SAM riboswitch aptamer (S box leader) from a Flavobacteriales bacterium, 113 nucleotides, folded computationally. Lineage of the source: Bacteria > Pseudomonadati > Bacteroidota > Flavobacteriia > Flavobacteriales.
RNA sequence: UGCUUAUCCAGAAAGACGGAGGGAUUAGGCCCGCUGAUGUCUUGGCAACCUCUCCUCCUCUGGCGGAGAAAGGUGCCAAAUCCUGCUCCGCCUCAGGCGGAGAGAGAUAAGUU
Numbered sequence: 001u002g003c004u005u006a007u008c009c010a011g012a013a014a015g016a017c018g019g020a021g022g023g024a025u026u027a028g029g030c031c032c033g034c035u036g037a038u039g040u041c042u043u044g045g046c047a048a049c050c051u052c053u054c055c056u057c058c059u060c061u062g063g064c065g066g067a068g069a070a071a072g073g074u075g076c077c078a079a080a081u082c083c084u085g086c087u088c089c090g091c092c093u094c095a096g097g098c099g100g101a102g103a104g105a106g107a108u109a110a111g112u113u
Base pairs, nucleotide, nucleotide: 002112003111004110005109006108007107008106013043014042015041016040017039021032022031023030026085027084028083029082044077045076046075049073050072051069052068053067054066055065057063058062081105086102087101088100089099090098091097092096
C1' cells in the first nucleotide's frame, strides 16, 4: 500500500503551546472559531476490537453465544462518519417533501499481502 471481516444514532475534557481558519475529499447545507477553534504535548477519561476470567452448547489443542475485568496493544473524547448527494422501495398536501433499505467514499480494529 492493497485485500478480507466486523463496527460506526451510546460514551468520554482539563491544562500548556500556538495563532487562523476548521469540521477527510468535492458541491450544497449546517455548525465550531481571536471569549483562541483545527493542530501538537501533558494529564485525565471513555469504550471494549485484540487480550484475560467464568458459564452454556458443539463437530472440543478449537469454535458460536452469554456474563464480567481493564494490567497490556490499538482506538476514541463537538454535532449520527455533522447532514445530504448515487440506486431501489413506500407514503404525502407531488417542480417538492418525508420515511425505509442498499451502493459508493471514509474512519477504527483484527487478520493477511